[in-house]
């Protein structure tokens, strides 16, 4: 000096003036006016997860559905984060990975190919033994029973690879290395590692169905609580005498009907849940680490047609992606340009 790779932070600054919108004070009969304080974001975004909260249902237990999946820990919890196994990629820091079970059952594998899973002989090899034929014999030879699975060939995948042996040919037959293994010993909490043994019994798919192993009641702040009209209808009670209509002419009966007081529920409309919280900054102390414990010290939007713009001066590397509506904790996406830091490989001078 170049290539890289991780982790972490900022996201125009500075002034003066004009604005906006909650609150608090102060003035004003009222619209309101005046100070003052504070007023977006690392994603406020997608609404994908896990929680707080609220209301509703719930004895306990189970089926059913649904998420999630190596392991151990962290967290309120999580499909998140953190260490660590393991397998892939990278010379490396480092990265990525639906990574539980094919020995619990069911199923699938088009074509092609003999054969697709207690598998098979289509080409092919042998014929050592039995037969048959030559041959006096030694031996030839036929491929008829019958051996094999090394070659070939299909096919994504062919019942363990490669080499040596060995054998008629051939075969874990036998041996070595890989593989594999419900086998044993060691380390490790564990996932998993080694090493000794075991000739092979046991292909694949689980993003097939299932199995196991753990979660999970539903719905949302338009949740949900308080106040609480006009009008129209419910309930109780007085007034009013048993009036008065209906019920085809009459008694009973039975439905109906008037005013006043109360009562209670719903609608509009107010109020309220709203922001002090798993809160933030620093220090210390425990932890590889996420993370926890103390101490000290901040308050940091809370609106309701819904606010945070704009103007000008200077300066510079010329501004990106974007706007809270209950509230956290992630994931994931969008994002001009820049800053600090670990740490690697490669070249070069000392």
């Nucleotide at each position: 000096g170049g290539a890289g790779u991780c982790g972490g932070c900022c996201g125009g600054g500075c002034a003066a003036c004009c604005g906006c919108g909650u609150c608090a004070u102060g003035c004003g009969a009222a619209g309101g006016c005046a100070u003052g304080c504070c007023g977006a974001g690392g994603a406020a975004a997608g609404u994908c997860c896990g929680g707080g909260c609220u209301c509703c249902a719930c004895a306990g237990g189970g089926c059913a559905c649904g998420g999630u999946g190596c392991c151990a820990g962290g967290u309120a919890a999580c499909g998140c984060c953190u260490g660590g196994g393991c397998g892939g990629c990278g010379c490396g820091a480092g990265c990525c990975g639906a990574c539980g079970g094919a020995a619990a059952g069911u199923g699938c594998a088009a074509c092609a190919g003999a054969g697709a899973g207690a598998a098979g002989a289509c080409c092919g090899c042998c014929g050592a033994u039995g037969g048959c034929c030559c041959g006096c014999g030694a031996g030839g030879g036929c491929a008829c029973a019958g051996g094999c699975a090394a070659g070939g060939g299909u096919g994504a995948a062919a019942c363990g690879g490669u080499g040596c042996g060995g054998u008629a040919a051939g075969a874990g037959c036998g041996c070595a290395c890989c593989g594999c293994g419900a086998g044993u010993c060691u380390g490790g909490c564990a996932a998993c590692a080694g090493a000794c043994c075991g000739g092979c019994a046991c292909g694949g798919c689980a993003a097939a169905c299932c199995c196991c192993a753990u979660c999970g009641g539903g719905a949302g702040c338009a949740a949900g609580a308080c106040c609480a009209a006009a009008u129209a209808g419910g309930g109780a009670g007085a007034c009013g005498a048993u009036g008065c209509c209906g019920u085809g002419g009459c008694c009973c009966g039975c439905g109906g009907u008037g005013u006043c007081u109360c009562c209670g529920g719903g609608u509009a409309g107010g109020u309220u849940g709203c922001u002090u919280g798993a809160g933030c900054g620093c220090g210390c102390c425990g932890g590889u680490g996420a993370c926890g414990g103390c101490g000290c010290g901040c308050c940091u939007a809370g609106a309701g047609g819904a606010a945070u713009g704009g103007u000008u001066g200077c300066c510079c590397a010329c501004g990106a992606c974007a706007g809270a509506a209950c509230c956290c904790g992630g994931c994931u996406u969008a994002c001009a340009g820049g800053c600090c830091g670990g740490c690697u490989c490669c070249g070069c001078c000392c």